[in-house]
Molecule: transfer RNA
Organism: Ilumatobacteraceae bacterium
RNA sequence: GGGCGUGUAGCUCAGUUGGUAGAGCGCCACCUCGACAUGGUGGAGGUCCCGGGUUCAAGCCCCGUCGCGCCCA
Numbered sequence: 001g002g003g004c005g006u007g008u009a010g011c012u013c014a015g016u017u018g019g020u021a022g023a024g025c026g027c028c029a030c031c032u033c034g035a036c037a038u039g040g041u042g043g044a045g046g047u048c049c050c051g052g053g054u055u056c057a058a059g060c061c062c063c064g065u066c067g068c069g070c071c072c073a
Stems, first nucleotide, its partner, number of pairs: 001072007010025004019056001027043005050064004
């Protein structure tokens, strides 16, 4: 330099045909327990990397950019 893949909660990751963004773990509160752990209930937490385009509507489609990974040279 070229090709492919990837970027969504603090972490690891889902997200179906474009139509109100989710799970597990973690965190906070309460319950449970003599206490801790475990368990239960509830809650907080999001610039869907960034910019642009298409569309009534974009995490999802298109283009560009940046980061990361793999392959080729």